Predicted 3D model of an 89-nucleotide RNA (Glycine riboswitch aptamer) from a marine sediment metagenome. Of the family's consensus pairs, 85% are formed in the model. The sequence is in RNAcentral, with records from MGnify.
[in-house]
RNA sequence: UUGGCUCUGGAGAGCGGCCCAUAGCGGCCCACCGAAGGGGUAUGUGGCUCUAAGCCAUUGAUCUCUCAGGUUUUCAAGGACAGAGGGGC
Numbered sequence: 001u002u003g004g005c006u007c008u009g010g011a012g013a014g015c016g017g018c019c020c021a022u023a024g025c026g027g028c029c030c031a032c033c034g035a036a037g038g039g040g041u042a043u044g045u046g047g048c049u050c051u052a053a054g055c056c057a058u059u060g061a062u063c064u065c066u067c068a069g070g071u072u073u074u075c076a077a078g079g080a081c082a083g084a085g086g087g088g089c
Stems, first nucleotide, its partner, number of pairs: 005085005014030001016029004031071003037067001038065003044058005
């Protein structure tokens, strides 16, 4: 320095419609969110070419998409990212 582990903090989005007789951690439709993951790209770097431009490889985002996941289901869980994991006798 990197990775892992433990503890702590940690946002966003449904007061929607319909159905059931088993009434919810239910089903369907619509709407919505981005900070698990995933896709795309910006950017940086290197190379080819040698008028300019262009091409290839790599890095790939907190940008973007919304596949996945999530919001009505408020708890819990998940959660990018961040802090701490020490000193003396």